[in-house]
């Protein structure tokens, strides 16, 4: 650091996944030890128990154990004194710390930084004081009441509890004269002096009362900084200020009364929605992002809502009061509780410990102190929850054991692994020994302080004495023995690991991508392998990766993405000088930026984790001081941005009135006379009631023909016939003049095609709807006839469009060339040239883009402002809000689904696209098929079987070159089982064979007799081969399956001309170039020319046949010439010729002429058997069609082995309503019969040419004479021959008889261009025997071809594609059925909130206070008084209640579209011109 998925393949855009780290976790398997940590994230749900806040006798009054004196005596009992354990009560401090939790709370909170109007117990430090009175209540006694739980009455008593007075430096107020206002003792020692005694006195300790500081801890202010939601835009009446008053520790609308009428808010108020905040933690290269457990630092809250007292602190978890809800006791009258403290318990939940120990330490509280309390807290349990260490042995061992597993059966793997030998004990067992966690405190002694003191006390030192839950600690040593100790999840690719073997789209996997339909690395199982390891794996979280919200660090022409265009208000940005400030920037200092954690150095636990220490950091924040170059503020200047002026100019720029001609209809009027319209073709439609044409006159609307141009105008829609009035922007030139007056623009204004909509006009054409006629399978469409809203005008909404250069506004900069539009200079040649300012265009360089392409009119290089995007669908849809008369517009989601959608370009394929081009492709011509019998294959049918294969061309007279038995593989019967066939073993015989007969059987098969015959080597041995018969198990055998596992063969496009490749080159790439283009050819044949140059498979050639000629060779072939001749080349003789069969010549556009581009080459011509590939063969590139063949053969896998194998007889493959393919005869006179007649070639026969099979059509004679015939021959009937074991099923052929159908064949269709089509015959193979078929032969022997528009099929080029399994593609929408999520929805439940009003506990506040009242005052001692209490009243206020809204969530018949889902209906709308070009409103 990156991968994997969109494609046939590329590049891009893009989402998704995945590899990493993390976790308070959960689950699953599996589980040996130890350290250090963590441990209700859900129900702030509800709690049994039992503990979590005490303490002080040195503050007080009482109680007064046990102990010790004393006295009395009855020597164990009473008296009293001391002396005090023990506490319930009054009274101090202290329950406002500590400990839990995270509901609220989005600011009365946190966080950083500052501020000034306060308090602050205890604690430090000073200063002054601590005087002298006095009444009371608890506790106790006693009576009452109560079920309790507590209460009442009466009486007595104490204080450091309560009130006066006295005193007042400091303190509060104050009218600056003055005024007010404390207090407590209480311990321990003591020498003189007083004292009846207590004690005064003195000292020391601690307290207590007022101040002044301090510290500490708190309140309270302000700034900044703190989540989502604008489908929350207005919010607010004490609200906002200010005065006086009140309150409070303190500043304030904190609160009251009056005045004013202000505050806040888009820099986002009010409102809903979610959250306790931080230091940090987790992730990340950082920026950031996500959290806020454990520790730490504020805050909030304590059953739920309010209240307040006390107090230095609370509006108080373990405090009180009141309201409620829950829950317990209850004698039913009252009462009592609040674990979000630590243990526990129930319930929630996928989930979270023990009702333990000790205060031994560290820390709190109280005490003078010992000491007490302390679920704070240290410990220990439980828990692999996490992080970190250790272990579960070590060496050594090859017969590479054994078993597994694979196997090509050869071996390989496991695997030094195991067994065995030889060693070690870490950890756990067991036993034994032992640290630190300890400082304190107490006793004695000493010294110093104080003090009159050696006494007290206080502090230091010493000695002694003595404290540990943890704890059977840690740690050491001993004993014994390899002994007690491995699992998990992977293993198609991403990601490192591969093979059997079951399964057969099942079971199942699956992060994505995708894997399973009989050969699965992806499913289970096994071996074996990589991975980690006491843990792995899932699962969830979060951050990375994601540059996939981009500040760092994206983007918008076509991928998602420029508002339709413009004015313009806030706001951002903004020219050139100069000077002044310092807001911002920038630089040195200070405070702060808690500890802890992160980093970095050292330390300490045997390493680590953990711990400790010091440093660095804490990127921040607030002051100050400097510094001024930018930016900004404030002063002045400037012209160049911007603008004004002035004089020319161009234009379909706008609005409004007026006009014009042309056609189109419509009306009147003439000529007319039969149809006209319309169409692919028709009809509806008009027209004898006179259309259509035609000519004149008339209405009347609406649109401007040529001129017209990638010409003009305008921001944008958009503007088009003349004229005029009115008016807007711009261009050029030129001078002055204003001096930054600019650019962009959120909200917010106006403009804004068509369509539509209101209200009033007009209406000719045209024309949705809506009719009718065609089409058509259907046609609510294209075509046509006809038509109405609408187009058009005036007003007034409406506000969208594929409102598109799909390109926001503005300014600067950076190579040309060529038009074309206005305007200007210059120079003359008076129609050019060259400049130059503004427009509008075409090509193209730099550069930019993923490519296309853009390129001064950017999509380049930059700065400035606005707007939009962030996968695809759902959906620009729901619900809300605004706007509208409505139609609807505008703002805008979310469940839910999928892994994709998407751009550009490649390459192919395809198009009812274009161009070129060729082929018996059509045409032009000759025969045919389809009809008829009949043959022969198929299909279908039947059947015990009718055996299996072929399937559009390219199955179908095809495997079959030949099924009566065999064949044969099918059926049906009976037969064998190591087999009919091949190897190995074993035992026997030595012959095996062969012939004949005779028996049984359908036969295979079996029984009997006779004859013939007597294997080969040899060591001489049944030794060895070799036959054969019998056993016996390995095996034989399957024309049984799968041609979609396979090999070879084959067909097919197609003898079409095309298919690659190496190196270059272009292109980010797939790829391209080369093979395209201008000619030319049968030909990617060849020529030219080009970023191509060359090459290879294919064409062609080279091969065979056939044609001319020569040569060699002459026998069984030939015979010109000679001679015989029985007249046959038969003989002699010859080898010329014919022919055979070997060898050579010849044809190369070679010559010529004309064309061509001076070429390829074509045409024409001459010679030539032969001429432009001379004809006909073989000869088939790259490839396709899962073509075809497992039934030639070969063969992987599967199957069956007394059968799916082997034999045997019979029967089937020949069936027979039907239907195709092929084909033979035929329909007749170009002909049938008859006779007469020549000539061939191939091949065959065992062989060489002898010889043997052997023609026919033609020809010529003759007769039929046009008819179902003298045509035609089928079927039938007899009879014969052949072959062959056997012609019944089922062969051929002869004769005699029979003589069906058929009179040239619908629609549609086949083959052929020359020795071919036609038409006669021959011959061969297989084969007993069967030919109308297949090969092959020769004989007569034609017609046509202008010509490529059309039909089929192919080549090449080019264009469009949403196809790539490739048009037999793709793909849309309705219904239909399931599921799913959503929306409306009559109501209905519930939650928050607001408004009005009702009701008003507790309780503080204000008023009163009759009544009651120990302290103080006055008194005539009777009472008063002042204070205070209880009552009483008033506003405020919780709960509660009642009407009325707003919002939110659940359910809700029914309803509405959505989305999903192998193989359902129904069209076929879209991609090619997709067969009507597509799309937007």
């Nucleotide at each position: 650091a990156g991968a994997g998925u969109u494609u046939g393949a590329u590049c891009c855009u893009g989402g998704c996944u995945c590899a990493g780290a993390u976790u308070g976790a959960a689950c699953g398997c599996u589980g040996g030890c130890g350290g250090c940590a963590u441990g209700c994230c859900u129900a702030a749900c509800a709690c049994a128990u039992g503990c979590g806040a005490g303490u002080c006798g040195a503050a007080c009054g009482a109680u007064g154990a046990g102990g010790u004196c004393u006295a009395g005596c009855u020597u164990g009992c009473u008296a009293g004194a001391c002396g005090g354990a023990u506490u319930a009560g009054u009274g101090g401090c202290g329950g406002a710390c500590g400990g839990g939790u995270g509901a609220g709370u989005a600011a009365u909170g946190u966080a950083u930084a500052g501020g000034g109007a306060u308090c602050u117990g205890c604690c430090u430090a000073g200063u002054a004081g601590u005087g002298g009175g006095g009444g009371a209540c608890a506790a106790c006694a006693g009576c009452c009441g109560g079920a309790a739980a507590c209460g009442g009455c009466u009486g007595c008593u104490a204080a450091u509890a309560c009130c006066g007075c006295a005193u007042a430096c400091g303190c509060u107020c104050u009218a600056c004269g003055g005024a007010g206002g404390a207090a407590a003792g209480c311990g321990g020692g003591g020498g003189c002096u007083c004292g009846u005694a207590a004690g005064a006195c003195c000292u020391c300790g601690u307290g207590c009362u007022a101040u002044u500081a301090g510290a500490u801890g708190a309140g309270c202010c302000u700034a900044u900084a703190u989540c989502a939601g604008a489908u929350u835009a207005g919010c607010u009446a004490g609200u906002u200020g200010g005065u006086g008053g009140g309150g409070u520790a303190a500043a304030g609308g904190c609160c009251u009364a009056c005045c004013a009428a202000g505050g806040c808010g888009a820099c986002g108020a009010u409102c809903u929605g979610u959250a306790g905040c931080u230091g940090g933690u987790c992730u990340g290269a950082g920026a950031g992002g996500a959290u806020g457990a454990u520790c730490a630092g504020c805050c909030a809250c304590a059953c739920u809502g309010g209240g307040a007292c006390u107090g230095a602190g609370a509006c108080a978890c373990g405090g009180c009061c009141c309201a409620g809800a829950c829950u317990c006791c209850u004698a039913c009258g009252g009462g009592a509780g609040g674990c979000a403290g630590c243990a526990g318990u129930g319930g929630g939940g996928a989930a979270u410990a023990u009702u333990g120990g000790a205060c031994a330490a560290u820390g709190g509280g109280g005490g003078c102190a010992a000491c007490c309390c302390u679920g704070a807290u240290c410990c220990a349990g439980c828990a692999a929850u996490g992080c970190c260490g250790c272990g579960u042995g070590u060496g050594u061992g090859a017969a590479g054991a054994a078993g597994g597993c694979c196997u090509u059966c050869g071996g390989g793997u496991u695997g030094u692994a195991a067994a065995g030998c030889a060693c070690u004990u870490u950890c756990a067992a067991u036993a034994g020994g032992g640290a630190g966690g300890a400082a304190a405190g107490g006793u004695u002694g000493u010294a110093a302080g104080u003090u009159a003191a050696u006494a007290c006390c206080u502090u230091g030192c010493a000695a002694c004495u003595g404290u540990g839950a943890c704890g059977u600690u840690a740690c050491c040593u001993a004993u014994a023995g390899a002994a007690g100790a491995a699992g998990c999840a992977c293993c198609g690719g991403c990601u490192a690991a591969c093979u059997c073997c079951g399964u057969g789209c099942c079971a199942g996997c699956a992060g994505c991508c995708g894997c399973g339909g009989u050969a699965a690395u992806a499913c289970g199982g096994a071996g074996g392998g990589g991975g980690c390891u006491a843990g792995c794996g899932u699962u969830g979280u979060u951050c990375g990766g994601a540059a996939u919200u981009a500040c760092u660090g994206g983007g918008c022409g076509u991928a998602a993405a420029g508002c339709g265009c413009a004015c313009g208000u806030a706001g951002g940005c903004g020219g050139a000088c100069u000077a002044a400030u310092a807001a911002g920037u920038c630089g040195a200092g200070g405070g702060u930026g808690a500890a802890a954690u992160c980093c970095c150095g050292g330390g300490g636990c045997u390493c680590a984790a953990c711990c400790c220490c010091g440093g660095a950091a804490c990127u921040g924040c607030c002051u100050c001081c400097g510094a001024u170059a930018c930016u900004g503020u404030u002063a002045g200047u400037c012209u160049u941005g911007a603008g004004u002026u002035c004089g020319a100019g161009a234009g379909a720029g706008g609005u409004g009135a007026g006009u014009g001609g042309a056609a189109u209809u419509c009306c009147g009027a003439g000529u007319g006379u039969a149809g006209a319209g319309g169409u692919g073709a028709a009809a509806u439609u008009c027209g004898u009631a006179g259309a259509u044409a035609u000519u004149c006159g008339g209405a009347g609307g609406a649109a401007c023909a040529c001129c017209a141009g990638u010409g003009g105008c305008g921001a944008a829609g958009g503007c088009g016939g003349c004229u005029c009035a009115c008016u807007g922007g711009c261009u050029c030139g030129a001078u002055a003049c204003u001096g930054a007056c600019g650019c962009u623009g959120a909200g917010g204004u106006g403009c804004g095609a068509a369509a539509g909509u209101g209200u009033g006009g007009g209406g000719a054409g045209c024309a949705a709807a809506c009719a009718g006629g065609a089409u058509u399978a259907g046609a609510u469409a294209c075509c046509c006839u006809g038509g109405u809203a609408g187009u058009c005008c005036a007003c007034a909404c409406c506000g969208u469009a594929a409102a598109c250069g799909g390109u926001g506004a503005a300014u600067g900069c950076c190579a040309g060339u060529c038009g074309u539009c206005g305007g200007g200079u210059a120079g003359c040649a008076u129609g050019c040239u060259a400049u130059u300012c503004g427009g509008u265009g075409a090509c193209a360089c730099a550069c930019c883009u993923a490519a296309c392409g853009g390129a001064u009119u950017a999509a380049g290089c930059a700065u400035u402002c606005c707007g939009c995007c962030u996968g695809g669908g759902g959906a620009g849809u729901a619900c809300g809000g605004u706007c509208g008369c409505a139609a609807g517009a505008u703002u805008a989601a979310a469940a839910c689904u999928c892994a994709a959608a998407g751009g550009a370009a490649u390459u192919g394929a395809c198009g009812g696209g274009g161009g070129c081009c060729c082929g018996c492709a059509c045409a032009a011509g000759c025969g045919g098929u389809g009809g008829a019998g009949c043959a022969u294959g198929u299909g279908g049918u039947u059947u015990a079987a009718u055996u299996c294969g072929a399937a559009g061309c390219a199955a179908c007279g095809c495997g079959c070159a030949g099924a009566a038995c065999c064949u044969u593989a099918c059926c049906a019967a009976c037969c064998c089982u190591u087999g009919a066939c091949a190897u190995c073993c074993c035992u026997g015989u030595c012959g095996c064979g062969g012939a004949a007969a005779c028996g049984a059987g359908a036969g295979a098969u079996u029984g009997u007799u006779u004859c013939c015959u007597u294997c080969a080597g040899u060591u001489c041995g049944g030794c060895u081969g070799g036959a054969c018969a019998g056993g016996u198990g390995a095996c034989a055998g399957g024309u049984g399956c799968u041609g979609c596992a396979u090999g070879g063969c084959u067909g097919u496009c197609g003898u079409c001309a095309g298919c690659u490749c190496g190196u270059g080159u272009c292109g980010u790439g797939a790829g391209a170039u080369g093979u395209u283009c201008g000619g030319u050819u049968a030909a990617g044949u060849c020529c030219g020319g080009c970023a191509a140059c060359g090459a290879g498979c294919g064409c062609a050639a080279c091969c065979c046949a056939c044609g001319u000629c020569c040569u060699u060779a002459g026998u069984u072939g030939c015979c010109a010439g000679c001679a015989g001749u029985u007249c046959g080349g038969c003989u002699g003789g010859g080898c010329a010729c014919u022919c055979u069969a070997g060898g050579g010549a010849a044809a190369c556009u070679g010559c010529c002429g004309a064309u061509g581009a001076u070429a390829a080459g074509u045409c024409g011509g001459a010679g030539g058997a032969a001429g432009g590939u001379g004809u006909g063969g073989a000869u088939g590139a790259c490839g396709u069609c899962a073509a075809g063949u497992c039934c030639u053969c070969a063969u992987g896998g599967c199957c069956c082995u007394u059968a799916c194998g082997g034999g045997u007889u019979g029967g089937g493959c020949u069936a027979c309503a039907c239907a195709c393919g092929u084909g033979c005869u035929a329909c007749a006179a170009u002909g049938g019969c008859a006779g007469u007649g020549a000539c061939a070639a191939u091949g065959g026969g065992u062989u060489a040419a002898u010889c043997c099979c052997a023609a026919a059509a033609a020809a010529c004679u003759g007769u039929c004479u046009c008819a179902g015939u003298u045509c035609g021959g089928a079927u039938u009937g007899g009879g014969g021959u052949c072959u062959g074991c056997a012609a019944c099923u089922c062969g051929a052929c002869c004769c005699c008889a029979u003589g069906a159908a058929g009179u040239c064949g619908g629609a549609a269709u086949c083959g052929c261009u020359a020795g071919u089509a036609a038409u006669c015959g021959c011959g061969u193979a297989a084969c007993a025997g069967c030919a109308u078929g297949a090969c092959g032969c020769g004989g007569u022997g034609a017609a046509u071809a202008c010509g490529u528009u059309c039909c089929c099929g192919g080549g090449c080029c080019u264009u469009g594609u949403a196809c790539a399994c490739a048009c037999c593609g793709c793909c849309c929408g309705u219904c239909a059925c399931a599921c799913c999520a959503u929306g409306g929805g009559a109501g209905u439940u519930g939650g928050u909130u607001c408004u009005a009003c009702c009701c008003g506990a507790c309780g503080a506040c204000g008023c009163u206070g009759c009544g009651c009242u120990a302290a103080c005052c006055c008194u005539u001692c009777g009472g008063g008084g002042g204070g205070g209490c209880a009552g009483g009243c008033g506003g405020c206020c919780a709960c509660g209640g009642u009407a009325g809204g707003a919002u939110c969530a659940g359910c809700g018949a029914c309803u509405g579209g959505g989305g999903u889902g192998a193989a359902g209906u129904c069209g076929u709308a879209a991609c090619a011109a997709g067969g009507u070009a597509a799309c937007c409103a």